Context: one part of a larger RNA
């Protein structure tokens, strides 16, 4: 821009893409078959691998704004405390998120057929799967399963809202802003004071592992007061801060 007015929401599915994989064991059965050796079809069940998708409850990894330990050095004398630098100085753990080696699921079935195998059966008193007629038959084809999909220009369908020449102004969208289960930019989703959108604060959870100061005990190291102190991304509550006001676009009766 189009889909002959402007919007919002929900559907249909022409068509497209993906996936549709394989082994082993058991039963049938040591049966059919075979002199023996050996050894099934069909059918049923169990289990494993591969591939793919999703997820993070548990098992783990990571976790450079969380907690602890510790070395050297520096910070107006020392001690203590704290901080900087040394790969995050080194090191023991670890929330959210992300993640696999982890967890969950992962295809059966129907139809029409190919090669091929058949039934009935004439032309041609026989024969013949074919001429009329009727069946079986593949990881392939069409469905079925998952995803996308009306620029499918033959441009679809349904529902709702708005404008009707008025004192004109409704319905909606955009932009701006606070953000995110979203994200390269766009887009999408939530919110914008009639407000919990983000930050802060308070409480909790989680992690770490018992802070500083002081008192008491001990010559001292240290111990106790102390499940302490601190705590990122998690869960709630709470307008304290920032989402203010203004702005832009679309209609003329199709």
């Nucleotide at each position: 821009c189009g889909u002959a007015g402007g919007a919002a929401a929900a559907a249909u599915g022409a068509g497209a893409a993906g996936a549709u994989c394989u082994g082993u064991u058991u039963u049938u059965a040591g049966u059919a078959c075979g002199a023996a050796a050996g050894g099934a079809c069909c059918a049923a069940a169990a289990u494993a691998g591969g591939u793919g998708u999703a997820c993070c409850u548990a098992u783990g990894g990571u976790g450079u704004a969380c907690c602890g330990g510790u070395u050297g050095u520096a910070a107006a004398a020392a001690a203590a405390a704290u901080u900087g630098c040394a790969u995050a100085g080194c090191u023991g753990g670890g929330u959210a998120g992300c993640u696999a080696a982890g967890u969950a699921c992962u295809u059966a079935a129907a139809g029409a057929u190919a090669a091929c195998c058949a039934c009935u059966g004439a032309a041609a008193g026989c024969a013949u799967a074919u001429a009329a007629g009727u069946g079986g038959g593949a990881a392939g084809c069409u469905u079925a399963c998952u995803u996308c999909a009306a620029g499918a220009u033959a441009a679809u369908u349904u529902u709702u809202c708005c404008c009707u020449u008025a004192u004109u102004a409704a319905a909606a969208g955009g932009a701006g802003g606070u953000u995110c289960g979203a994200g390269a930019a766009u887009a999408g989703a939530a919110c914008u004071u009639u407000g919990a959108u983000a930050g802060g604060u308070u409480g909790g959870a989680u992690g770490u592992g018992u802070a500083a100061a002081a008192a008491u005990a001990g010559u001292a190291a240290u111990a106790u007061u102390u499940u302490a102190g601190c705590u990122u991304a998690c869960c709630a509550a709470u307008a304290c801060u920032a989402a203010u006001a203004a702005c832009c676009u679309u209609a003329u009766u199709g």